[in-house]
This record gives sequence, structure tokens and C1' cells, in this order.
RNA sequence: UAACGUCUUUGGGGCAGGGUGAAAUUCCCUACUGGAGGUAUAGUCCUCGACCUGCAUAGCAGCUGACCUGGUUAGAUUCCAGGACCAACGGUACAGUCCGGAUGAAAGAAGAACGUAA
Repeated sequence: UAACGUCUUUGGGGCAGGGUGAAAUUCCCUACUGGAGGUAUAGUCCUCGACCUGCAUAGCAGCUGACCUGGUUAGAUUCCAGGACCAACGGUACAGUCCGGAUGAAAGAAGAACGUAA
């Protein structure tokens, strides 16, 4: 110096306004939000995580949503313009946004020391 392991920290956002109703942040109009790595800057590409299901656990396996058109460019489903679309489970008047599992877990990011081999 770089790699691996261990450890510590960190690691998800959003219904404002109005309508109907006995009751809705759940319906309707409208508003708002977007985990991580990769790649020309990405909720919609590729990959991973979460959620959910199965197996007695670990862990593994399965499941897992949605984009087009034009422009710029060497190069963009990532930028610019325009118009769209999507969002687990349980609860409750039907929920991406409320409450709950969750003061949880994880991809991942950062940091320091130690250990291992070089």
C1' cells in the first nucleotide's frame, strides 16, 4: 500500500387544500415521496436489499412494481423539454403517504485498531 476477517458508527421519504359521507390522511379532485451498487447524474435499465412464502433455526430457495416521445452529446430508458406509470404484509370506510411488526433487520456507506496471508 491494497485484499480479506473482526469491531464501531451510520443506513427510507411522502396527503397541504377541497368534495361526498354517520364514519375516509383509505373513496373522488388535487398534492406529495423515491433505499443501495453499477452505468453520462436513474423510483421505471442491470444488479442487490427490504417486504412476503416455504423449510425446525442458521441459512438457502422461491416470490418480488412501473417509460415512452423529442432534443443535446462521441456516449444518456440517467441530463433538458413534454406526457405517462409504479409502490409488500396486518389493521381500519378500500392506504405508496396513517397506525403496527419496527427503539427491528438488511443491501450498502464511512472510520479506526487488531488479526491473517502478500
Molecule: FMN riboswitch aptamer (RFN element)